[in-house]
RNA sequence: GCGGGCGUAGCCAAGUGGUAAGGCAAUGGGUUGUGGUUCCAUCAUUCGCGGGUUCAAUUCCCGUCGUUCGCC
Numbered sequence: 001g002c003g004g005g006c007g008u009a010g011c012c013a014a015g016u017g018g019u020a021a022g023g024c025a026a027u028g029g030g031u032u033g034u035g036g037u038u039c040c041a042u043c044a045u046u047c048g049c050g051g052g053u054u055c056a057a058u059u060c061c062c063g064u065c066g067u068u069c070g071c072c
Base pairs, nucleotide, nucleotide: 001071002070003069004068005067006066007065010024011023012022018055026042027041028040029039030038048064049063050062051061052060
C1' cells in the first nucleotide's frame, strides 16, 4: 500500500429495514438481627463518528476513525 472481519450500557452480548433482548455490575426498595441469598423496580433519543437512500436505518450505501486478520 491492497483486501476482509469487528465497533451496540460500566463489562459480556442478541439484533439482517418497523424504532434496541438477555446476563453481570450499579442504584433504590422488600425479605433478613447484620451480611449473604432471594424478590421487585430503575438503568443506551449520537447503536464509534459524518453524510446518503427510505414514510421509517443498529440494519442498506459512501466516507472516515479505532481495532484485528490476511496479502504484498
Overview
A computed fold for a 72-nucleotide RNA from a Verrucomicrobiaceae bacterium, annotated as transfer RNA. The sequence was found in a public genome assembly.